[in-house]
Context: one part of a larger RNA
RNA sequence: UGACGGGGACCCGCACAAGCGGUGGAGCGUGUUGUUUAAUUCGAUGGUAAGCGAAGAACCUUACCAAGGCUUGACAUCCUAGGAAUUUUGGCGAAAGCCGAGAGUGCCUUCGGGAACCUAGUGACAGGUGUUGCAUGGCCGUCGUCAGCUCGUGUCGUGAGAUGUUUGGUUAAGUCCAUCAACGAGCGCAACCCUUAUGGUUAGUUGAAUUUUUCUAGCCAGACUGCCCCGGUAACGGGGAGGAAGGGGGGGAUGAUGUCAGGUCAGUAUUACCCUUACGCCUUGGGCUACAAACGCGCUACAAUGGCCGGUACAAAGGGCUGCCAAGUCGUGAGACGGAGCAAAUCCCAUCAAAGCCGGUCCCAAUUCGGAUUGCAGGCUGAAACUCGCCUGCAUGAAGCUGGAAUCGCUAGUAAUCGCAGAUCAGCAUGCUGCGGUGAAUACGUUCCCGGGUCUUGUACA
Numbered sequence: 001u002g003a004c005g006g007g008g009a010c011c012c013g014c015a016c017a018a019g020c021g022g023u024g025g026a027g028c029g030u031g032u033u034g035u036u037u038a039a040u041u042c043g044a045u046g047g048u049a050a051g052c053g054a055a056g057a058a059c060c061u062u063a064c065c066a067a068g069g070c071u072u073g074a075c076a077u078c079c080u081a082g083g084a085a086u087u088u089u090g091g092c093g094a095a096a097g098c099c100g101a102g103a104g105u106g107c108c109u110u111c112g113g114g115a116a117c118c119u120a121g122u123g124a125c126a127g128g129u130g131u132u133g134c135a136u137g138g139c140c141g142u143c144g145u146c147a148g149c150u151c152g153u154g155u156c157g158u159g160a161g162a163u164g165u166u167u168g169g170u171u172a173a174g175u176c177c178a179u180c181a182a183c184g185a186g187c188g189c190a191a192c193c194c195u196u197a198u199g200g201u202u203a204g205u206u207g208a209a210u211u212u213u214u215c216u217a218g219c220c221a222g223a224c225u226g227c228c229c230c231g232g233u234a235a236c237g238g239g240g241a242g243g244a245a246g247g248g249g250g251g252g253a254u255g256a257u258g259u260c261a262g263g264u265c266a267g268u269a270u271u272a273c274c275c276u277u278a279c280g281c282c283u284u285g286g287g288c289u290a291c292a293a294a295c296g297c298g299c300u301a302c303a304a305u306g307g308c309c310g311g312u313a314c315a316a317a318g319g320g321c322u323g324c325c326a327a328g329u330c331g332u333g334a335g336a337c338g339g340a341g342c343a344a345a346u347c348c349c350a351u352c353a354a355a356g357c358c359g360g361u362c363c364c365a366a367u368u369c370g371g372a373u374u375g376c377a378g379g380c381u382g383a384a385a386c387u388c389g390c391c392u393g394c395a396u397g398a399a400g401c402u403g404g405a406a407u408c409g410c411u412a413g414u415a416a417u418c419g420c421a422g423a424u425c426a427g428c429a430u431g432c433u434g435c436g437g438u439g440a441a442u443a444c445g446u447u448c449c450c451g452g453g454u455c456u457u458g459u460a461c462a
Base pairs, nucleotide, nucleotide: 001462002461003459004458005457007456008455009454010453011452012451013450015446016445019410020409021408022407023406026300027299028298029297030296031295032294033293034291035290042053043052064286065285066284067283068282069281070280073125077124078123079121080120081119082118083117086103087102088101089100090099091098092097107114108113127275128274130273131272136269138264139263140262141260143258148187149186150185151184152183153182154163155162156161167178168177169176193252194251195250196249198221199220200219201218202217203216204215224246227240228239229238230237231236302403306362307361308360309359310358311357312356318349319348320347323342324341328337329336330335369400374395375394376393377392378391379390380389416438417437418436419435420434421433422432
């Protein structure tokens, strides 16, 4: 000087408390461990791994396993020889591939050849998702959006270092004020950026019958403790007016010096080492989907604030040409036929929604709750749904009656709850990322638990 303390003082945070809803019990989905397996590819492992890499494993992906094959190689550059390229076709084979038979003769040319492409050969080389994240770059997580981390000059100290950065106030903030052997400065904080809430103005493809208006997209205004009162030396704090909005208006992006030899050599790059008729490459099939058990995260429920039936109302944000797919017809339905419109404020997904509201029924029961599981019959995608996809109809109708110890999220348009869309994608979501609808309760307070900041104190620690 730090670090640590079941030392002290002060302060903060959904940290506790006050509340609301969950998880832990059930079934299922998904990830992980373990076990099994020819293989169940690899990585991630307290917080900071476990619906994570993976924004989508039937083949492909694919890295794993079995079998069948190749060896200058699936890919790149160079050299030699032959042939343009390309295309039709026979046999063997699961395919990869191997062995053949034909068609075809192009472009430029100084007539030597050349460009592009194919085949064979030769070796230099290619190739490796092989090892090392404890050799690395880059990127990322975390403490933490916490308020800190430093420097120049000066001063003090033999020196390591100190001071500044402490102290008294104040703030979300090392924010600002006052003081002070310090005076200044930098990276952080804040502001500048995006979005949202109000008004004005300009334009108007679309949309409504025109305008006020709504909407879309630009520009501008507006909020600054500016005004009033109170406290205070000041910074600032408390209250009020006006205002759509008030003291940081709400949300986002933005992450200092550093810590964890944190994560990633499997995204790419890359040191060193290793393999080179194989640890490289191609193909078919299988596996990544197994299942005594354990754990994480979710979905659906256990019902009457509900289930079912009928009627009826209101969104936002997105996507669409190998695409979105209307009307109409068929089908109980998934869906099929059909073909209009739309490169989209115009058409479609999508009557754009569901909770909601209005009626009816059920009468507390393992039920008209719950939907697992299984059987049969179908639909869709795709060469191909057996291993191993999704959906529909009929039948079947399991556990489950609110969950032990423990534990998680959330302070307002939030929690809870209800649907909608998108990326990935041929097909496949209870995951993820967004969007809107309905819309609470509680916060006395900081003693305690957890994490963090400042000052101070002790130390046999560095």
The part of an RNA shown here (small-subunit ribosomal RNA, 3' major domain) has 462 nucleotides and comes from a soil metagenome. Rfam family: Bacterial small subunit ribosomal RNA. Rfam links the family to the GO terms ribosome and structural constituent of ribosome. RNAcentral holds the full RNA, with entries from MGnify.